[in-house]
Formats: sequence, C1' cells, structure tokens
RNA sequence: GCGUUGAUGGUGUUAUGGUUAGCAUUGCUGCUUUCCAAGCAGUAGAUCUGGGUUCGAUUCCCGGUCAACGCA
Repeated sequence: GCGUUGAUGGUGUUAUGGUUAGCAUUGCUGCUUUCCAAGCAGUAGAUCUGGGUUCGAUUCCCGGUCAACGCA
C1' cells in the first nucleotide's frame, strides 16, 4: 500500500428497514437482616463519525477514524 471483518450504556452482549434498542453486569434508592453479604423491587445509563438512499436508517450504500486478521 491492497483486501476482509468489526465498532451498540462504565463493561460484556442481543436485535431488526417500522415509531419505548432487549438482556446481563454496574451505579443509585428502597425492602429484608442486629450488622455485612446474598436476595427482591424500582430507577439511571448506549447504536464510532460525516454524507447519501428511503415516508422512515442502529440496519442499506459511500467517505473518514480506530481495532483484528490476511497479502505484498
């Protein structure tokens, strides 16, 4: 330099062209307990970035950045 794959809460991960993006963990609050831990309930938090297509994009297309792998 070229190609392939990927980027989603603090962390790990699901999902689909359709209107509250799900789950686990985490933080906070409450219940329980003599206290702690565990458990239960509630709550907070996310689609890498810029454009395009579309009535509608996290999803499809193009560029950029970063990461892994392969070739040179």